[in-house]
RNA sequence: GCCGCCAUCGUCUAGUGGCCCAGGACGGUUGAUUCUCAAUCAACAAAUCGAGGGUUCGAAUCCCUCUGGCGGCA
Numbered sequence: 001g002c003c004g005c006c007a008u009c010g011u012c013u014a015g016u017g018g019c020c021c022a023g024g025a026c027g028g029u030u031g032a033u034u035c036u037c038a039a040u041c042a043a044c045a046a047a048u049c050g051a052g053g054g055u056u057c058g059a060a061u062c063c064c065u066c067u068g069g070c071g072g073c074a
Stems, first nucleotide, its partner, number of pairs: 001073007010026004018057001028044005050066005
């Protein structure tokens, strides 16, 4: 230098154009239970999806550029 893959709640992840102002698990907070803790149960909070632009009636999802990470070739 060229090519490919990845980036979504604190963490791990689902999602393949409308059912999603984004679901689940762990973790967190509050409450119940308990003498207390743990466990269990219930509720709640937490991501506008790496950044910008484009396509579309509609984008986490498709296209372009950039950033960061991983891999291959030279």
Predicted 3D model of a 74-nucleotide RNA (transfer RNA) from Candidatus Gottesmanbacteria bacterium RIFCSPLOWO2_01_FULL_48_11. RNAcentral holds the sequence, with entries from ENA. Rfam family: tRNA. Lineage of the source: Bacteria > Bacteria candidate phyla > Candidatus Gottesmaniibacteriota. Model confidence (mean pLDDT): 82 of 100.